The RNA shown here (small-subunit ribosomal RNA) has 1510 nucleotides and comes from a soil metagenome. The RNAcentral record of the sequence draws on MGnify. The coordinates come from a structure-prediction model, not an experiment, and the mean pLDDT is 85.
[in-house]
RNA sequence: CGGAGAGUUUGAUCCUGGCUCAGGAUGAACGCUGGCGGCGUGCUUGAUACAUGCAAGUCGAACGGAGAAUGUAGCAAUACGUUCUUAGUGGCGAACGGGUGAGUAACGCGUUGGUGACCUGCCCCGAAGUGUGGGAUAACAGUUCGAAAGGAUUGCUAAUACCUCAUGUGGUCAAGGAGAUUAGAUGCUUCUUGUCUAAAGGCGAAAGUCGCUUCGGGAGGGACCUGCGUCCCAUCAGCUAGUUGGUAGGGUAGCGGCCUACCAAGGCGAUGACGGGUAGGGGACCUGAGAGGGUGGCCCCCCACAAUGGAACUGAAACACGGUCCAUACACCUACGGGUGGCAGCAGUAGGGAAUAUUGCUUAAUCUGCGAAAGCGGGAAGCAGCAACGCCGCGUGUGCGAUGAAGGCCUUCGGGUUGUAAAGCACUUUUUGGAGGGAAGAGAAAGGACGGUACCUCCAGAAUAAGCCUCGGCUAACUACGUGCCAGCAGCCGCGGUAACACGUAGGAGGCGAGCGUUAUUCGGAUUUACUGGGCGUAAAGCGCGUGCAGGCGGUUUGGUAAGUUGGAUGUGAAAGCUCCUGGCUUAACUGGGAGAGGUCGUUCAAUACUGCCAGACUUGAGGAUGGGAGAGGAAGGUGGAAUUCCGAGUGUAGUGGUGAAAUGCGUAGAUAUUCGGAGGAACACCAGUGGCGAAAGCGGCCUCCUGGCCUAUUUCUGACGCUCAGACGCGAAAGCUAGGGUAGCAAACGGGAUUAGAGACCCCGGUAGUCCUAGCUGUAAACGAUGUAGACUUGGCGUUGGCGGAGUUAAAUCUGCCAGUGCCGGAGCUAACGCGUUAAGUCUACCGCCUGGGGACUACGACCGCAAGGUUAAAACUCAAAGGAAUUGACGGGGACCCGCACAAGCGGUGGAUGAUGUGGAUUAAUUCGAUGCAACGCGAAAAACCUUACCUACCCUUGACAUGUUCAGAAUCCUGAAGAGAUUUGGGAGUGCCCGAAAGGGAGCUGGAACACAGGUGCUGCAUGGCUGUCGUCAGCUCGUGUCGUGAGAUGUUGGGUUAAGUCCCGCAACGAGCGCAACCCUUGUCGUUAAUUGCCAUCAUUUAGUUGGGCACUUUAACGAGACUGCCGGUGACAAACCGGAGGAAGGUGGGGAUGACGUCAAGUCCUCAUGGCCCUUAUGGGUAGGGCUUCACACGUCAUACAAUGGUCGGUACAGAGGGUUGCCAAGCCGCGAGGUGGAGCCAAUCCCAGAAAGCCGAUCGUAGUCCGGAUUGUAGGCUGCAACUCGCCUGCAUGAAGUCGGAAUCGCUAGUAAUCGCGGAUCAGCAUGUCGCGGUGAAUACGUUCCCGGGUCUUGUACACACCGCCCGUCACACCAUGGGAGCGGGUUCCGCCAGAAGUGGGUAGCCUAACCGCAAGGAGGGCGCUUACCACGGCGGGGUUCGUGACUGGGGUGAAGUCGUAACAAGGUAGCCGUAGGGGAACCUGCGGCUGGAUCACCUCCUU
Repeated sequence: CGGAGAGUUUGAUCCUGGCUCAGGAUGAACGCUGGCGGCGUGCUUGAUACAUGCAAGUCGAACGGAGAAUGUAGCAAUACGUUCUUAGUGGCGAACGGGUGAGUAACGCGUUGGUGACCUGCCCCGAAGUGUGGGAUAACAGUUCGAAAGGAUUGCUAAUACCUCAUGUGGUCAAGGAGAUUAGAUGCUUCUUGUCUAAAGGCGAAAGUCGCUUCGGGAGGGACCUGCGUCCCAUCAGCUAGUUGGUAGGGUAGCGGCCUACCAAGGCGAUGACGGGUAGGGGACCUGAGAGGGUGGCCCCCCACAAUGGAACUGAAACACGGUCCAUACACCUACGGGUGGCAGCAGUAGGGAAUAUUGCUUAAUCUGCGAAAGCGGGAAGCAGCAACGCCGCGUGUGCGAUGAAGGCCUUCGGGUUGUAAAGCACUUUUUGGAGGGAAGAGAAAGGACGGUACCUCCAGAAUAAGCCUCGGCUAACUACGUGCCAGCAGCCGCGGUAACACGUAGGAGGCGAGCGUUAUUCGGAUUUACUGGGCGUAAAGCGCGUGCAGGCGGUUUGGUAAGUUGGAUGUGAAAGCUCCUGGCUUAACUGGGAGAGGUCGUUCAAUACUGCCAGACUUGAGGAUGGGAGAGGAAGGUGGAAUUCCGAGUGUAGUGGUGAAAUGCGUAGAUAUUCGGAGGAACACCAGUGGCGAAAGCGGCCUCCUGGCCUAUUUCUGACGCUCAGACGCGAAAGCUAGGGUAGCAAACGGGAUUAGAGACCCCGGUAGUCCUAGCUGUAAACGAUGUAGACUUGGCGUUGGCGGAGUUAAAUCUGCCAGUGCCGGAGCUAACGCGUUAAGUCUACCGCCUGGGGACUACGACCGCAAGGUUAAAACUCAAAGGAAUUGACGGGGACCCGCACAAGCGGUGGAUGAUGUGGAUUAAUUCGAUGCAACGCGAAAAACCUUACCUACCCUUGACAUGUUCAGAAUCCUGAAGAGAUUUGGGAGUGCCCGAAAGGGAGCUGGAACACAGGUGCUGCAUGGCUGUCGUCAGCUCGUGUCGUGAGAUGUUGGGUUAAGUCCCGCAACGAGCGCAACCCUUGUCGUUAAUUGCCAUCAUUUAGUUGGGCACUUUAACGAGACUGCCGGUGACAAACCGGAGGAAGGUGGGGAUGACGUCAAGUCCUCAUGGCCCUUAUGGGUAGGGCUUCACACGUCAUACAAUGGUCGGUACAGAGGGUUGCCAAGCCGCGAGGUGGAGCCAAUCCCAGAAAGCCGAUCGUAGUCCGGAUUGUAGGCUGCAACUCGCCUGCAUGAAGUCGGAAUCGCUAGUAAUCGCGGAUCAGCAUGUCGCGGUGAAUACGUUCCCGGGUCUUGUACACACCGCCCGUCACACCAUGGGAGCGGGUUCCGCCAGAAGUGGGUAGCCUAACCGCAAGGAGGGCGCUUACCACGGCGGGGUUCGUGACUGGGGUGAAGUCGUAACAAGGUAGCCGUAGGGGAACCUGCGGCUGGAUCACCUCCUU
């Protein structure tokens, strides 16, 4: 015996912080569903209005009548009785019981006491009585008014109704005396004398009993007083005239300003008066670990109320729910004259509302009124009815049952799941139904609403009985289909834009179960108001600073006291409830008994450590005295020089000034410059310093006077005199305001010039308030150390200022110690981290201030202050799920440092201008198929669009299809041939039988054709569903991991640093040590050499020839295989003894030799579904397939990439020289011949180191042209041809002749290239029937330049700032426009509430009383006493008038605010955000904002100074 967390801010992290969820609860409601029983509960809203019935009567033993029945007597009238009923008089009750919660913030309630300041019917106990008379009156009868309700009047009558007198146990009052108690007083007790003061009878034959009167006591009930407790607002701060007290009186049961008169001027209040709002209080209930928080329905106690307001009467008790009177509102009746009514009793009705039951039964029990009693009455109560509204219990079957049935759903098509579930077989009967019996509840006869109920027995039969919510995370439970940012879901985060576990449906699953969900409210979680149990440097939060009253807290010691404190005893804290124990209903809920718990409570005893209080003492806190000291501390007066400006004069001449560059401005009327003289104001260079002083703001030339504080030294004095501080008071930068001065410079506003798209700015030229002084006001700043004040304690190091001491010195310097300041670094500790760290943000104490998500809002309203500007105080509606702090990794910067790259620069040649080619955009079209779109699309996919290709368009055709597999039938296949048609296709004729098995029949393989169905097919969509492939950053040097270490963590370290490199290349250092992918190397090629080999290659030597042609040879070249070679290896220098770099030698080659292949982790939802593959979707007589023709080839235009040129370094003509790498049988094609030529013919050779394509061209040698639109240039066009091909019209290439555009070197801008490169020259290949200015290769000739890294672009590393993370193509501010929402102001309008003044004054009570009336008593009488009515007066409800306060609603118009995928204008902020930003203030401006003055760092960068560490 008792405590659980999660989601959500970020790229990620830690923290702060809000929002949300899981739990419990309910007098609940709503949705779906619903078998039974028990026990409870049931108008939370309109204290709204109520039809009808009932809810308080009873007593005849108080009384007189009346009526009925009946008896006796009597002829009858009638008399006397008995019994019953009862309107009235009278008594008691009706003040309880029952309802409701409007009002009330109060002695109302709770709790504690008190009444010596009180009352008490009925009941109990005790004491004493109950005598004698009298007059009325209702009922009743008569008359009478009225519709009624109800009266009026005359007459009669009784009492336990009323009255006088007697008695007085007693009581009351007055006067006087005594006593105790008590904290104290007394109205307590008691004695004496006097005064006043009682009564009722009934019943009974009687006994007796029930009453009546007085007093005392009791019980129970009530009244009053009192300490403490009891919601929110201070934007309610002052309230109060019966107010506070006194005296006297009245009044009351009683104290009292309760009321009245007089007197005094008090009383209450920051410990919250007064005012406003809200609310019945408690026991308790819910929740919570508790402390608390919320609630006050049922049950119990108290209070208040009874249509609204007022008032009294009666009574023991009321100012009275079912009584009275009055007023008001409402409703009803009415004969219109007048009356009646009060469900917040029980039922019930209407209305309101999300919502709450029967016009039931009974007095059997309990309780209560009356009665002597029987009894009567009781909508109290007991029961029943309705409602899953709640709690509790039970059931809806149990066992067996696998072909794991069917069906459903899913599927990878195998299966899985629903699922032992069902069916089927066997069994049971709670429940339900039927039948029979049948209680207790009532202490003793009868008498039971509930009730033929509970319960018991028997019978029948699985029979009568399951739903609701959820399934993205939190949170248990998943798939399919539909939908396609739609429809919808949603508690928070968030789902949905074609593959949705999140919407809807289905299957399945999970949870609970006669219920399940939702909504609402409340506590919890929330330590998110923190007493338990939080914070304030930067997250929200320290007042700008001080002085200081109240308050809080307070040094050492002694004694006392016992208020706080602690312990014991005792009283009380109702019952119910709660907890424990134990009983009763079959169990439980429910309920009986016992115990416990529950308080800031009362009384009392004790203790005395601590706190308080009283008294005494002390010196360490605090303060004083004395000596010395430093200082921009304050105030006033004086005074000095430098500089700016202005004025005067001189010299002097054309500019000056200003800026990024300019211009405005000044200047020939003489500026600027320079010299001299003068005027005036403001500020005080150097010294000067993380130096000094001050509480802060702040303070700076020098001198004088006045003055505050501080430090230090020595002794000494006072003796806690202290700390903090709400309110209060004072001081308080700059700007600003008022009045008066002053004004040199500077300078908001303003003017002008620039800049700019604009420029209300930044820059420039001017310039007024202001800045200065005096007197006053204002009272705010990033008034900051963003760190309240005071005190104590806790390792250190190094500076510096002031003072004192010691050592030392002639004096210094210097060293060293103490105190007081002021700084830096840093330990423990603290911190979310950053950081703080004896000057704490450490460890403690005291006191004050402040915070509680962001926005709205440093706002509105109100109040106070102010001359104003404005300040102080300070909300709400509404809205969001964040806002925020610190740190991390990136990215970015019009930040920094270093480095690299044809990046710039230095060069060479181009593009951009022309014509053409080609691609793209656009336009056009029946179609101009589709894709690619900055770099990284655009001579790209396409390494070849006339048909084909072809995907597009038009027309004509096909539908198991052009193609695949399966079934079946027929036929071998195949070949020849005719007709129609644009063709696809349709339709004829003929030939012809193969291979394998088998004897044959027949079967099989393959092919063709027919049929039907599964299916084929799709260049249709989605590259944002994908694979694969590719581009790009980038051949950039980076990207990571393991272990360890550091950090709460994200992460860091390694990978940073010093060097070096092409390189994260290497070396050194280092809390790192290693490793991987990249770099490099390994591979190919090229450059040198060697070895081997020698045909088709080669030819030095020997022969031979026209010819390496042949013999021969393999030396050379070459070919192609294997090797060698290069490694900073060697030398010198530099460097850190390193890595490496520089230079050199040798070498064919030298520092990667040149070139290629090779592309890390990743980025761009980059590109491609039209190469291919592929999920999903779509088409299926068509989006498939076939054919013909057309289109992809269009053309006012724009762009990209190229070709050719513009010419003489050239064109043309003639001659002449030298390659490499390739290709070739559907091919390359020689010689020869023909043609001007393209080409034709021809056919040798070659499957190729052999033959062919194949003449290389630029070059070189000559000739010509002479700067021109040309002998440049070749477009365009005409014409004649050639080639390919089925076919060159749309739409090919080539040739000859003729034609001869533009173009004379190209604006802004822009591209390539660092060596065998650029430039230039030709050659070849792929594709290909044909078609090359494209592309891929090849060789020939063959340059220039690089100082260098400031700048442009891109990249890498380190660092810094950041409000960016979709990452600067980011983020983001304000006006304006539109829509919606809430709100402020507002001429007013309307309502509620409250206060003041006045008017008025019902009923009633008190007072007065001229009028009227009057039984009891007095009196012989007259009359009186007394009473009543009336009138009047005081108070007063409703009402009225006027004026305030407050609050709510509404309001033309108006102010700002919030919200809202794609509106307008700008670009203010975040990077140095492109003028650093921000705070206060003032002015200005479409807007963000700009400018002035002062302040801050929460500013980047650079330099210097100072200090610290190593």